[in-house]
Context: one part of a larger RNA
Order: sequence, then C1' cells, then structure tokens
RNA sequence: CGUAAGAGUCUUGAGGAGAUCUGUCCCUAGUACGAGAGGACCGGGACGGACGAACCUCUGGUGUGCCAGUUGUCCUGCCAAGGGCACGGCUGGUUAGCUACGUUCGGAAGGGAUAACCGCUGAAAGCAUCUAAGCGGGAAGCCCACUCCAAGAUGAGGGCUCUCACUGGUUUACCAGGUAAGGACCCCAGCUAGACGACUGGGUUGAUAGGCCGGAUGUGGAAGCACAGCAAUGUGUGGAGCUGACCGGUACUAAUAGUCCGAGGA
Repeated sequence: CGUAAGAGUCUUGAGGAGAUCUGUCCCUAGUACGAGAGGACCGGGACGGACGAACCUCUGGUGUGCCAGUUGUCCUGCCAAGGGCACGGCUGGUUAGCUACGUUCGGAAGGGAUAACCGCUGAAAGCAUCUAAGCGGGAAGCCCACUCCAAGAUGAGGGCUCUCACUGGUUUACCAGGUAAGGACCCCAGCUAGACGACUGGGUUGAUAGGCCGGAUGUGGAAGCACAGCAAUGUGUGGAGCUGACCGGUACUAAUAGUCCGAGGA
C1' cells in the first nucleotide's frame, strides 16, 4: 500500500515445512518342516540404539553483586573487625536462570490408490491364457492420517461483536476538518518476549519495576560479650549471622502531565 467504510476478536486451510529409522530377546514352539543337524511363516509381548521435541522434579554442569575458609600485601591510627589488589587471588559449597550427562514424550494405529508380483472370470484363437472388456490381492515407497506455519491464497476467504451516517468547501465525485469504535505516541517495566523494532504486562480506579517487610533457599555457627586455656584455640549466648535472580505482602520511590491518529462508506 492492497484486501471498496473504519475497528476488535475468533477462525477456515489453498499451499508449504517437519516427522517417517532400526536392533536384540521372550511367547506361540523346539511346534510346522527335516533322517538328523537345525529350525520357521503368521500373531503377541518386553527391552534397547541412534535421532527429535519439551522440560528442570530428580542426578549433574554453570552460577564474576550468595555464604564460608584461607595466603601475600596495602589501607581504615593500633588491637579486634573489615575493605582493595593479586585469574572471580585461591579453595569448599550454592538460589534463580540457562543447560545434559538428567527427566518425560515421539516414530504408532488406520484408510485410499498402486509397483514388481500373485490371482478370479475370460475371449480374440471351440484348447490354453491374470487382460483384450471386467473384478480382486499386493510395499519401509505415493495420497491421506500426525506436528507446525499459513488469506499478499492480489483467487487477498469466513463467523461474532463494536462505531455510526458529522461539519465546511462548489453539486454526485473530490478536498479539508473535528470526532466515534479503536489505536498509537509518551511513561514504567520484563513474567512468558527481546540485537533494535516487535511482543507481553502496567501507568495512581495502580502491585509494573525498585525499595522495604515476611518467607523460602543457600552457607554453616557472625560481630560483640562472657567463660576455659600461658597461648594457638575452644565453648556459651545461638541452627547464629548474612543471604543475587525465587514466593507472598506493602504505594515508600518511579510509571506525572498530556498529545496525536483514526469511518462518513466509488
């Protein structure tokens, strides 16, 4: 921009993309078959491999503004307690998130038309013949079926709901303007989104983010004081103190104030 008014929402599916894998074992059955050795079709079940998707309950990984320990050095006057730097100084753990090495699930089943091939009926050609007329069976393959995208499918589809037939310029046309439903700008954010747009949520009639409060989780026993010990250190106060992203609450802070677009139906 189009989809012959303008919107919101829900859809149909032309078309396209994806997926399509396979093994071992058990039962049937040591049956059919076979002198024996051996050893099935058909049908049923179990467990795997590779591949793929989703997810984070578990197991792991990561987790550079979480907790603790610790070395050297500098600083906070000193002790004690802390801070900076040294690969995040090093080391041991670890929330959320993201992940695989983790968990769950998938390929199924079914229908249709067929290939090679196997048939029925059957002439030409008194026989024979699956074929010439006609009718069946028959593949991991084809078309459906399964998952996803999808009306710019210009062949531009459909349903429901909303807005109404304004004002001016000269009369339909056309142009301009203020509006309606609705939308955007602007502002604050990110749970699901994200390079930016977009998307999603919120904007005081408010829990959107931060802060604060409570909880969870993690770390693992803070500082101070007291006691024991010559001391290193230990014990008590006390599952202590601290705690990113997690859960809930709370207007303390910031989402102020506002602006614009948008039909009149050839």
Molecule: large-subunit ribosomal RNA, domain VI
Organism: Actinomycetota bacterium